[in-house]
RNA sequence: CCUCUGGAAAGCAGGGCCGGGUUUCGACCGCGACCCUCGCCGACGGUGCAAGCCCUCCAGGGCGAAGCUCUCAGGCGCAGACGACAGAGG
Numbered sequence: 001c002c003u004c005u006g007g008a009a010a011g012c013a014g015g016g017c018c019g020g021g022u023u024u025c026g027a028c029c030g031c032g033a034c035c036c037u038c039g040c041c042g043a044c045g046g047u048g049c050a051a052g053c054c055c056u057c058c059a060g061g062g063c064g065a066a067g068c069u070c071u072c073a074g075g076c077g078c079a080g081a082c083g084a085c086a087g088a089g090g
Base pairs, nucleotide, nucleotide: 001090002089003088004087005086006085011038013037014036015035016034018032019031020029021028022027039076040075041074045072046070048068052063053062054061055060
């Protein structure tokens, strides 16, 4: 690096709008797509830094990890997908 296997989290939110379905034609629907608002998740990616080390004009500067952190991006009914990481094989 490749293949296979395992592999989570978070909305039944509100409103608008289009389509579909039902209808007693009043209206209705965890239905689908899009937009806005609010809330939320962290295990692709990305942000930040501790000890320590180095430089130094001694004030400071640089390097510095993550499953921590921030949630930028991304994602949030079930399902699916992504998926750090783990196991096996090559």

Predicted 3D model of a 90-nucleotide RNA (Glycine riboswitch aptamer) from a soil metagenome. Of the family's consensus pairs, 89% are formed in the model. Its mean pLDDT, the model's own confidence on a scale to 100, is 81.